[in-house]
RNA sequence: GCACUGGUGGUCCAGCGGCGACGACUCCGCUCUCGUAAAGCGGCAACGUGGGUUCGACUCCCACCCGGUGCC
Numbered sequence: 001g002c003a004c005u006g007g008u009g010g011u012c013c014a015g016c017g018g019c020g021a022c023g024a025c026u027c028c029g030c031u032c033u034c035g036u037a038a039a040g041c042g043g044c045a046a047c048g049u050g051g052g053u054u055c056g057a058c059u060c061c062c063a064c065c066c067g068g069u070g071c072c
Stems, first nucleotide, its partner, number of pairs: 001071007010025003018055001027043005048064005
């Protein structure tokens, strides 16, 4: 340099055009307990950046940034 792949809450991840964005762990509150843990219930918080297409974009297109793999 070229090709492919990934970038989503604090962490790990699902989601390929119509979502008020899934789940687990963490965190916070409540219940329970003498207390802690466990368990149960509830809650907070996220789409790498900038453009474009579309009635509508996490999802499609372009450029860029960052990580990984391969080739030279």